[in-house]
RNA sequence: UUGAGCUUUGAUCAUGGCUCAGAUUGAACGCUGGCGGCAGGCCUAACACAUGCCCGUAGAGCGAGCCAGCCCUUCAAGCACUUCGGUGUGAGUAGAGCGGCGGACGGGUGAGUAACGCGUAGGAAUUUUCCCAGUAGUGGGGGACAACAUGUGGAAACGCAUGCUAAUACCGCAUACGCCCUAUGGGGGAAAGCAGGGGAUCUUCUGGGCUAUUGGACAAGCCUGCGUCGGAUUAGCUAGUUGGGUUGGUAAAGGCCCACCAAGGCGACGAUCCGUAGCUGGUCUGAGAGGAUGAUCAGCCACACUGGGACUGAGACACGGCCCAGACUCCUACGGGAGGCAGCAGUGGGGAAUAUUGGACAAUGGGGGCAACCCUGAUCCAGCCAUGCCGCGUGUGUGAAGAAGGCCUUAGGGUUGUAAAGCACUUUCAGUAGGGAGGAAAAGUUAGUCGUUAAUAACGGCUAACCCUGACGUUAACUAAAGAAGAAGCACCGGCAAACUCCGUGCCAGCAGCCGCGGUAAUACGGAGGGUGCGAGCGUUAAUAGGAAUUACUGGGCGUAAAGCGUGCGUAGGCGGUUUAGCAAGUUAGAAGUGAAAGCCCUGGGCUCAACCUGGGAACUGCAUUCAAAACUGGCAAGCUAGAGUACAGUAGAGAGAAGCGGAAUUCCUAGUGUAGCGGUGAAAUGCGUAGAUAUUAGGAAGAACACCAGUGGCGAAGGCGGCUUCUUGGAUUGAUACUGACACUGAGGUACGAAAGCGUGGGGAGCAAACAGGAUUAGAUACCCUGGUAGUCCACGCCGUAAACGAUGUCAACUAGCCGUUGGAAGACUUGAUCUUUUAGUGGCGCAGCUAACGCACUAAGUUGACCGCCUGGGGAGUACGGCCGCAAGGUUAAAACUCAAAUGAAUUGACGGGGGCCCGCACAAGCGGUGGAGCAUGUGGUUUAAUUCGAAGCAACGCGAAGAACCUUACCUACUCUUGACAUCCUCAGAACUUAGCAGAGAUGCAGGUGUGCCUUCGGGAACUGUGUGACAGGUGCUGCAUGGCUGUCGUCAGCUCGUGUUGUGAAAUGUUGGGUUAAGUCCCGCAACGAGCGCAACCCCUAUCCUUAUUUGCCAGCGCGUUAUGGCGGGAACUCUAAGGAGACUGCCGGUGAUAAACCGGAGGAAGGUGGGGACGACGUCAAGUCAUCAUGGCCCUUACGGGAUGGGCUACACAUGUGCUAAAAUGGCAGGUACAGAGGGCAGCAAAACCGCGACGUGGAGCGAAUCCCACAAAGCUUGUCGUAGUCCGGAUCGGAGUCUGCAACUCGACUCCGUGAAGUCGGAAUCGCUAGUAAUCGUAGAGCAGAAUGCUACGGUGAAUACGUUCCCGGGCCUUGUACACACCACCCGUCACACCAUGGGAGUGGGAUGCAAAAGAAGUGGCUAGUUUAACCUUCGGGAGGACGGUCACCACUUUGUGUUUCAUGACUGGGGUGAAGUAGUAACAAGGUAACCCUAGGGGAACCUGGGGUUGGAUCACCUCCCCU
Repeated sequence: UUGAGCUUUGAUCAUGGCUCAGAUUGAACGCUGGCGGCAGGCCUAACACAUGCCCGUAGAGCGAGCCAGCCCUUCAAGCACUUCGGUGUGAGUAGAGCGGCGGACGGGUGAGUAACGCGUAGGAAUUUUCCCAGUAGUGGGGGACAACAUGUGGAAACGCAUGCUAAUACCGCAUACGCCCUAUGGGGGAAAGCAGGGGAUCUUCUGGGCUAUUGGACAAGCCUGCGUCGGAUUAGCUAGUUGGGUUGGUAAAGGCCCACCAAGGCGACGAUCCGUAGCUGGUCUGAGAGGAUGAUCAGCCACACUGGGACUGAGACACGGCCCAGACUCCUACGGGAGGCAGCAGUGGGGAAUAUUGGACAAUGGGGGCAACCCUGAUCCAGCCAUGCCGCGUGUGUGAAGAAGGCCUUAGGGUUGUAAAGCACUUUCAGUAGGGAGGAAAAGUUAGUCGUUAAUAACGGCUAACCCUGACGUUAACUAAAGAAGAAGCACCGGCAAACUCCGUGCCAGCAGCCGCGGUAAUACGGAGGGUGCGAGCGUUAAUAGGAAUUACUGGGCGUAAAGCGUGCGUAGGCGGUUUAGCAAGUUAGAAGUGAAAGCCCUGGGCUCAACCUGGGAACUGCAUUCAAAACUGGCAAGCUAGAGUACAGUAGAGAGAAGCGGAAUUCCUAGUGUAGCGGUGAAAUGCGUAGAUAUUAGGAAGAACACCAGUGGCGAAGGCGGCUUCUUGGAUUGAUACUGACACUGAGGUACGAAAGCGUGGGGAGCAAACAGGAUUAGAUACCCUGGUAGUCCACGCCGUAAACGAUGUCAACUAGCCGUUGGAAGACUUGAUCUUUUAGUGGCGCAGCUAACGCACUAAGUUGACCGCCUGGGGAGUACGGCCGCAAGGUUAAAACUCAAAUGAAUUGACGGGGGCCCGCACAAGCGGUGGAGCAUGUGGUUUAAUUCGAAGCAACGCGAAGAACCUUACCUACUCUUGACAUCCUCAGAACUUAGCAGAGAUGCAGGUGUGCCUUCGGGAACUGUGUGACAGGUGCUGCAUGGCUGUCGUCAGCUCGUGUUGUGAAAUGUUGGGUUAAGUCCCGCAACGAGCGCAACCCCUAUCCUUAUUUGCCAGCGCGUUAUGGCGGGAACUCUAAGGAGACUGCCGGUGAUAAACCGGAGGAAGGUGGGGACGACGUCAAGUCAUCAUGGCCCUUACGGGAUGGGCUACACAUGUGCUAAAAUGGCAGGUACAGAGGGCAGCAAAACCGCGACGUGGAGCGAAUCCCACAAAGCUUGUCGUAGUCCGGAUCGGAGUCUGCAACUCGACUCCGUGAAGUCGGAAUCGCUAGUAAUCGUAGAGCAGAAUGCUACGGUGAAUACGUUCCCGGGCCUUGUACACACCACCCGUCACACCAUGGGAGUGGGAUGCAAAAGAAGUGGCUAGUUUAACCUUCGGGAGGACGGUCACCACUUUGUGUUUCAUGACUGGGGUGAAGUAGUAACAAGGUAACCCUAGGGGAACCUGGGGUUGGAUCACCUCCCCU
């Protein structure tokens, strides 16, 4: 002491990335903002800086000087003491100068620096002003220079010359305990005085100084071990370089420097180079290990405009010093000068962004001084800023009529909400007023005492008293009065993740951390109400670590997800059998040292608490030292034999290399025979052949490869190796003994081998065959197929170094159940064999434990362990670019980034699909019959047209469909006209009964204007119905959305399926059941079975029909009896028959035989009207198609409201270059026409069907009997049968079209009805590709009726008449069911998906170059400075023989060297006409490469070719489906 969640999928598990929640910040931005405390505040331009301040001090070192004063003469005043006469004091020092100390501290910043810079632990060859302690001194002389004065130059800055002067300034001399040098003899080197006091005229004391020296303390310098970022696409670096000894130099060791000598030194344990960076204590995060970071505070370092340099000094190569060079800024009289905020404030600039030109030295500290004191932008404080942390407040209690208002609503209510108001209280904080701590202790004065001293003085220590010092500050804290009074926002509310509704918007506007919201009902946008979270803050952005075990030390992986080098050998390195002895490097334990303080942690204390401050402790996991221990590792020594190896004797083998030999086949050549084809394919053609091919025979030549044996057989490290013989040679294995004695394993670099293709040189070349050519195929075919054919394939030598180089599995070793094969060897046994057992080295199959995400692996591990190596870290970009190395080239190897996506991937599951497989079914095919597609017409649709041609339906499953019927109406459309509470509903007001009707205008709706008429109920108030008027609520809409819906319907499909509960299996999705063997029309039934049961479907139950029975008998029927008629159930009767309509019976594989597992069932038979669901209908599982319908109806939402509503006239829905669906009629003789003649069923009928009769050629008209219908009517059924005619023709076929004349319906047949008659007489002679229906009372054919309708069928629905053919069968087409297989599909193949081209945008590579930066080498250059040399100039101290010398200064010169310049390289950044590929982008173009056997299996390496995916050749892989065969194994 480790939360959890989101996202790949239809779902699952895994892998893997992406994302969120928590913490934090020197932050910034948005909205908001009451108070206080404590902290913090230029992260960017080490950019440039106006102005002010930040380092001075000392008169007790010195000379001069200034102010004031004193002495002196006079006058006057203050203070202290006083003996009241007076005495003393007050009194220092401006501005400069000489001299001293300090300006090397403090303060700032992080540019540079990858380094002994920092951290830690050590070391020796050093210095250290001031301070402390010790020792010894402090004697005696000399010469100058400032200041100053005079003169003089300059604009200024600043000088120059002459002259005077002091010192604790400078220089000798003397002295030298200790000190330094030394050759051990000796030699060398100091100083300064001042103040105060006593005593008194030269001495003493004290204090502070001064000199030499020793030690300490403090500080600093130097050296070393270890630690300290990234890049190897930086692998070699180095000549003062490494070492020696000499000289010089330094405070000090040292190539630190110089000459000489040697040739070393560093580096894979990462040198050199490049990039980046101040380091640390610490800070943030984290459970920790770690990771990130280095603000504030503290330690160290570096820097001070940039570069270089030294001087002074104890200390600097010096932030507020000097010199030089450079850039910049300023002044200038143009000659020359001045400057350096990375000190504190402040300004400009940059930036998302960071404060006042404040107060004070009161405290702490620092410098100087004897001190007082002075200075101090260090510091202490204040100001600004919610920048952070912490604390407080914005009120408390009560208060239901659950007020008003808001929002929602199912209209009832709910919610805001005890919230408010009201009532009762309190007063923190802010505001006002008042007094008021602590931070202050020293210093000073006086007194006392002690020390020192000769001393009572002076000085120092201690004590006491007095005096005095506060910037902050209107301080903190406290008290008083008043009054709820002055004080709440921000974000969020789809999931993660606490919190939901309404309105607006309509893939727009917008949101978004991820997933994702938004296309008219958005909990996801915007607003509102409500809610949730935090709260003087809240969100967002940025950043860090965490979560992330997502770099895995703790703590991951590599068969298929990313990942085992193609394979050996072997160097470094790593690791290593067994015994003994001793060592003590690792290891373990103890001790003491160090690990600064602060911080973290624990525990006390102080601010009212807290933050904050403070005391103590612990900790700081580290480093070095030392004392021990000896098990393990290590090193040393001596042994051992189990690892490893050697010797001996065998064995097997396509192991390798070289030489030789062999036969079959192919092709070619020669010759013979022989004749017209051969060859090739799915089918063809190109090609070969009458100049004789193919075929066949004989002979010859050439090259390549080695059938059978042959085998999950053998050998080899891998690649790979196959005829036979010989030679040379490597390895393995077996057996028994002997020997060596850990010699072993692995292996970064390295090195060797390494298929095929390819390259070079030279040969060779039979067959095959990239490229190429031709022929096919095709829309095209740069392919698949065919005919040819060159490199190549072969050999020798040399390169290349890659493959799906695969067991996608690194090498070595140990351990861990079995069973069955097979190859090589050995041993044993007996029954001596084609035997059995054991063992060993290989090579296979299955399987337990275990492992695995699963699949699977399983002694040949992917199990359990050990050793070593290699490799991986989301997908794409990309194994690419650039660079390096290798290569003749092709190319190989090493190997990124920008940018982009939220996935990519593995295994398994369920479906769907397959030009996969198996089984089965269906008028699915086949076998048949008849059609459609061609003609004319009808009808529907598309298209076009139109003012309108209303709307819908769209593959099957729209198209004679909605529509069971558009002249007006219908009608929804168009034109002109007209109404506005409306044609219709409810409520209100007023008037009138309602109603009927002549006339006028108008196309009509309608308007104008008369006449007739007064009804019903009544409690007499009025009321009900109807009509009209007015007003507003409302009506109305065939307007939109079938993708908001209900209902209804179509379709798969009357297909046999679809599911559930419990159990079991699997991590899981899921599976099992439902699969299997049979069987069925059927998931129908039987058997078996980790399943057992159940539900919806199937079947049955319902209706019609086929047979019979019972009952009933009118309008139907009429056998028998009777009556009547020319004739007829016409009549009396009858109830047998038919029919009618109620109820029953019957059919169940029930019976027999066979087959089958004795089952289910099937086949055959009997009986039966009917036989295996008898025939037909109704009935339609879970679901699919966002299927159809808002125009049947209903309905949410939206829209219109003098119109998208209502009325009415006319028109349109009937248009017509065309295309198409469905039908009718035909083309004729199985027929047409004419005459005669027979037989149905089911229906309909009162605004109806209508008979007889009459008229008309006819449609029809007149007529009206009968019938609300088993009675009457429609109503003659037709095909058929029979007789005649026509004679194969555009006809006596066919009837379109047109002319004329009519009939009927209807207000009305013009647009636009049907029918009749006369005349006219078109196309059409049986239909291309293609396609439809039908399995029996069916197809075909024939007529009849009905619905709706005024009228208007070739349509629809129903009815009967006549009445076939064929089915071998399931190979194929279509559809469906079950099982299985593959899959990159799941919107599910109408899927997915690849690359070119075109367009837009983005980043990037190359690129003639161009422009910057950094840097190497070689040179040039040479300021200031230092060092060497130099006697040109000059010179106070010392020496002097007085001439000069020593020494110094200036000058000159040499060496080193900064800036700068040149040449030539390297490297990096930016940019560049043009150009290469890459990525991204709802609807572009041409193809279809992959996924199924993806339609030529795919893929890898290689070579060639092609618009593009790609194709072809060679070799390889299975990560290929399917079928067959061979071999092996398992189960029974």

The RNA shown here (small-subunit ribosomal RNA) has 1532 nucleotides and comes from an uncultured prokaryote. The RNAcentral record of the sequence draws on ENA. Model confidence (mean pLDDT): 83 of 100. Rfam family: Bacterial small subunit ribosomal RNA. Rfam links the family to the GO terms structural constituent of ribosome and ribosome.